[in-house]
Predicted 3D model of a 74-nucleotide RNA (transfer RNA) from a Coriobacteriia bacterium. It matches the Rfam family "tRNA". By type it is a transfer RNA. Lineage of the source: Bacteria > Bacillati > Actinomycetota > Coriobacteriia.
This record gives sequence, structure tokens and C1' cells, in this order.
RNA sequence: CGGGAUGUGGCUCAGCUUGGUAGAGCGCUCGGUUCGGGACCGAGAGGUCGUGGGUUCAAAUCCCGCCAUCCCGA
Repeated sequence: CGGGAUGUGGCUCAGCUUGGUAGAGCGCUCGGUUCGGGACCGAGAGGUCGUGGGUUCAAAUCCCGCCAUCCCGA
């Protein structure tokens, strides 16, 4: 320098192809259960999707630039 992959709650990921209310598990908080803890059960908080722009009535999703990490090539 060229090509590719990935980026979404604290962590690991789904959702993107086919635009239409942002989800799951673990973790955390509260309650139940227990002598207490663990396990189990119930409830709750927590992200507006790497970043900037564009298209659209509407964008995590489509288009363009940039950034970060990883892989391949030179």
C1' cells in the first nucleotide's frame, strides 16, 4: 500500500440477507424460598446499535467516508 472479516446493555452473542416498538444467556439490584448461603422462582434497572454524513414517511438494517481490532497478500 491492496483485499477481506468484525464492531449491538458490564461480558458473550442474536437481530442485518427481506427497513417498521432493540432482544437472549450470563452478570447486577429487589422480593420469595432457606436457620444462613447456593440452587430455584418472580420482578426490575441497564444500550437507542464504533463514528460522521446520505437515501427514506421510517435506518442496527440500504449507500458513502472515517476510526479501532483481527486475517490474507505485496